[in-house]
RNA sequence: CCCGAAAAUGGCAAACCCAGAGUAAUCUGGGGACGCAAAGCCACAGACCCUAAUCCUCGACGGAAAAAGGAAAGGGUGGCUGGGUUGCCGAAG
Numbered sequence: 001c002c003c004g005a006a007a008a009u010g011g012c013a014a015a016c017c018c019a020g021a022g023u024a025a026u027c028u029g030g031g032g033a034c035g036c037a038a039a040g041c042c043a044c045a046g047a048c049c050c051u052a053a054u055c056c057u058c059g060a061c062g063g064a065a066a067a068a069g070g071a072a073a074g075g076g077u078g079g080c081u082g083g084g085u086u087g088c089c090g091a092a093g
Base pairs, nucleotide, nucleotide: 002093003090004089011036012035016031017030018029019028020027021026034079040085041084042083044082045081046080047077048076049075050074051073054071055070056069057068
């Protein structure tokens, strides 16, 4: 260094519930533990998810709207994968 023990010391916390934020995905705090050896940190690549407002299409004719579809843009998930980065402990090999 790889590795990760029916080891030790600690750590994190899914679902669900409560409160709050957000249009939403989802997030934050509290409770709670399914799990986790990086389930620490970073949205860089892929993946997935969301979108009030904006724009376009459609909306029988003119004007406008609902519903529906799409675009750009933005956002979310690190407990989806890869990558980057930091790090506790220590048997066997």
Model confidence (mean pLDDT): 80 of 100. A computed fold for a 93-nucleotide RNA, annotated as c-di-GMP-I-GGC riboswitch aptamer.